RNA sequence: UCGGGCGGCCGGACGGUCGCGGGCGGCGCCGCCUCGGUAGUGCCGCUCGAGGAAAGUCCGGCCUCCGCAGGACAGGGUGGUGGGUAAUGCCCACCGGGGGUAACCCCAGGGAAAGUGCCACAGAGAACAGACCGCCUACGUCCGCCUCGGCGGGCCGGCAAGGGUGAAACGGUGAGGUAAGAGCUCACCGCGCCCCUGGAGACAGGGGCGGCACGGCAAACCCCACCCGGAGCAAGCCCAAAUAGGGACCGACGGCGUGGUCCGCGCCGCUACCAGGUCCGGGUUGGGCGCUUGAGCUCCGCGGCGACGCGGGGCCCAGAGGAAUGGCCGUCCUCGACAGAAGCCGGCUUACAGGCCGCCCGGCGCG
Numbered sequence: 001u002c003g004g005g006c007g008g009c010c011g012g013a014c015g016g017u018c019g020c021g022g023g024c025g026g027c028g029c030c031g032c033c034u035c036g037g038u039a040g041u042g043c044c045g046c047u048c049g050a051g052g053a054a055a056g057u058c059c060g061g062c063c064u065c066c067g068c069a070g071g072a073c074a075g076g077g078u079g080g081u082g083g084g085u086a087a088u089g090c091c092c093a094c095c096g097g098g099g100g101u102a103a104c105c106c107c108a109g110g111g112a113a114a115g116u117g118c119c120a121c122a123g124a125g126a127a128c129a130g131a132c133c134g135c136c137u138a139c140g141u142c143c144g145c146c147u148c149g150g151c152g153g154g155c156c157g158g159c160a161a162g163g164g165u166g167a168a169a170c171g172g173u174g175a176g177g178u179a180a181g182a183g184c185u186c187a188c189c190g191c192g193c194c195c196c197u198g199g200a201g202a203c204a205g206g207g208g209c210g211g212c213a214c215g216g217c218a219a220a221c222c223c224c225a226c227c228c229g230g231a232g233c234a235a236g237c238c239c240a241a242a243u244a245g246g247g248a249c250c251g252a253c254g255g256c257g258u259g260g261u262c263c264g265c266g267c268c269g270c271u272a273c274c275a276g277g278u279c280c281g282g283g284u285u286g287g288g289c290g291c292u293u294g295a296g297c298u299c300c301g302c303g304g305c306g307a308c309g310c311g312g313g314g315c316c317c318a319g320a321g322g323a324a325u326g327g328c329c330g331u332c333c334u335c336g337a338c339a340g341a342a343g344c345c346g347g348c349u350u351a352c353a354g355g356c357c358g359c360c361c362g363g364c365g366c367g
Base pairs, nucleotide, nucleotide: 001363002362003361004360005359006358007357008356009355010354012332013331014330015329016328017327018326020049021048022047023046024045025044026043027042028041029040031038032037033036051338055349056348058347059346060345061344062343063232064231065230066229075228076227077226078225079224080094081093082092083091084090095109096107097106098105099104110223111222115221116220117217118216119215132163133162134159135158136157140155141154142153143152144151145150171189172188173187174186175185176184190212191210192209193208194207195206196205197204198203236289237288238287239286246280247279248278249277250276257273258272259271260270261269296315297314298313299312300311301310302309303308333336
C1' cells in the first nucleotide's frame, strides 16, 4: 500500500423559542375530615422523557389466575463433550467432520448389524444385485483344416479387471497369482472387534486379531436419552354512585284478592306474594392497583482461557390509557438509514444511509 477475516462503537451536533406526557416543590381556588393532612383544579419553577433493533412474537424465564396425590400414555421439543446461567433451542471452551494459502468460517453433530419404508431419470443391475459392450477357452462336447505337434470356429461355460449408466454399482491403491479374473494371496490405507496409553469427557495415539461380513436417507416412520400442566396484564386484585335482577330482617291499610296445603268442592286454620324501610350482595369501557428499583446500569479490584462469578464505590434511566418526543429559527458537518415503548427481563432472528476504532491473515514494494 492493496485485498481479506474477526470484534466493538456511533446512528446528525450545539444554541434559542413555542408546545406535549410523567415526577417533585411553591402559591391560589374549591371539597373533605380526626385541623393536620388529603382528593381535584389553575399558574409558576425545577427535573426526566424511545431503540440498537422499541420490530417479528420464534425460544427461555419472572409474575398472575385456573387445574393438580403420584406415575404412565398421547403430543411437542432438544440431540458431540464439558462448562456458564434464574432458565433456554442462548452463550463460552474443546472434540469430530467440511471449506479456505491463511486469519477464520460452516455443521439438525445420538442410533442405519431392532424393525418398516424410500432411493427419480439413466442403466444389464439400486441391496442378501447384475452382465449391455468387453475379457477368457484351462475343463466337457461338436464341426472344419491339418505337415497328426496343433490351429480356427460353435455350444456348454468361466470372469467382473477395463468400458458404459448414475447422486450412489456391494472396500481403495499396488504387487503376486490366473485361461481370464477375483481378498484368491500379500503390503499399505479404510472398516469391524479386543487391549494398552493420554484426557474430566467428547476423543486422540499405539498394538493385536478378522479377508471384508456392514451402500445412502432418521428436518421418513421409528428406537434411545433428556425437557415440557393450561391460559395469558383485556392476566389478575381492590374500592364502588346509580339502575335492573337476587337474598335476609322489619312490616301499615285491607283482611279484599291471588297461589300453596285436599282426589274434588266449600269453610276454617297456617303460609307465600303485594307499599315502604334497613342491611347484605351485585358491579358499569367508573376509579385505583398491577406499572416499572430491576436476574438493573456503570467504574474499580479479584478469580477464571472464556461465557461468567464474587466484593466494593457511584447512579435512577419513559410509564401513558385516545395513549406524550413535535414545530419553528440560527450556526456547522461527511446533509442524516431502518424504524417508535404499552407488564417486565434474558436470548435469537430480521431491517438499517453513512461513519469510527481495535486486533489478526495474505500479496506486492521499500528499509

This is a predicted structure of a 367-nucleotide RNA (Bacterial RNase P class A) from a Planctomycetota bacterium. The sequence is in RNAcentral, with records from ENA. Its mean pLDDT, the model's own confidence on a scale to 100, is 76. Rfam family: Bacterial RNase P class A. The family's RNA type in Rfam is ribozyme. Its family is annotated with ribonuclease P activity, tRNA processing and dimeric ribonuclease P complex in the Gene Ontology.